[in-house]
Molecule: Guanidine-I riboswitch aptamer
Organism: Paenibacillus endophyticus
C1' cells in the first nucleotide's frame, strides 16, 4: 500500500518451558559457633514472579453485513428543450441486530533462552 469478512488485533485462561528474578541444595569467604550477607555450581521430577500462549477456550473492541434515522459540501442517475426544483444512490455520522452452526486430527519440522493447544495448520489425513 492492498487484500481478507468461518476478518483483524487486544486482555486473559488452559497449557508451556527455564533467559531473568526468586526458591532449594552443595561448596567457598567473613564469623568461636549459629544465623546472616555475598560468590560459584546444580536442580523446572522447584510451588512461584517476568516471559511464550490456543482455528477447534473466555471476554469485550475494531472492521464487515443488514435495517433505520440525520445530513453541509461534492459526485452520479431519473425528471426537464434546457435551467431550476424534487427524488434516488454513492459518501459521512449515529443507533440496533448479526458476525452463526459445525470442527476427530497425526508424525516430521521451525522460532525463541527453551518448550507448548505458538507457527507450519479449519494443514496431511479421518468422517
Nucleotide at each position: 500500500c492492498g487484500a481478507c469478512a468461518a476478518g483483524c488485533a487486544g486482555u486473559c485462561u488452559a497449557g508451556g518451558g527455564u533467559u531473568c528474578c526468586g526458591u532449594u541444595a552443595a561448596c567457598g569467604c567473613c564469623g568461636a559457633a549459629a544465623a546472616g550477607u555475598c560468590g560459584u555450581u546444580a536442580a523446572g521430577u522447584c510451588u512461584g514472579g517476568u516471559c511464550c500462549g490456543a482455528g477447534a477456550g473466555a471476554c469485550g473492541g475494531c472492521g464487515u453485513a443488514u435495517a433505520g434515522a440525520u445530513g453541509a459540501a461534492g459526485g452520479g442517475g431519473c425528471u426537464u428543450u434546457a435551467c431550476g426544483u424534487g427524488u434516488c444512490c454513492c459518501c459521512a455520522u449515529c443507533u440496533a441486530u448479526a458476525u452463526a452452526a459445525c470442527a476427530c486430527g497425526g508424525a516430521a519440522g521451525g522460532a525463541u533462552a527453551a518448550a507448548a493447544g505458538c507457527c507450519u495448520g479449519g494443514g496431511a489425513g479421518a468422517u